[in-house]
RNA sequence: GCUCACAUAGCUCAGUCGGCAGAGCGCGUCCUUGGUAAGGACGAGGUCAUCGGUUCGAACCCGAUUGUGAGCACCA
Numbered sequence: 001g002c003u004c005a006c007a008u009a010g011c012u013c014a015g016u017c018g019g020c021a022g023a024g025c026g027c028g029u030c031c032u033u034g035g036u037a038a039g040g041a042c043g044a045g046g047u048c049a050u051c052g053g054u055u056c057g058a059a060c061c062c063g064a065u066u067g068u069g070a071g072c073a074c075c076a
Base pairs, nucleotide, nucleotide: 001072002071003070004069005068006067007066010025011024012023013022019056027043028042029041030040031039049065050064051063052062053061
């Protein structure tokens, strides 16, 4: 330098034939206990990497950019 994949909650990841953003763990409150652990109920937490485009409507389709990873090539 070229090609490909990935980027969604604090962490690990679902959700992609376009139509309400989710799970587990973690966190908070409460129940249970003499107290803890375990268990249970409820809740908070997201500009879906950034910018633009298509569309009535985009996490999802298209382009560019940034970051991460992998493969290939080049120099010596």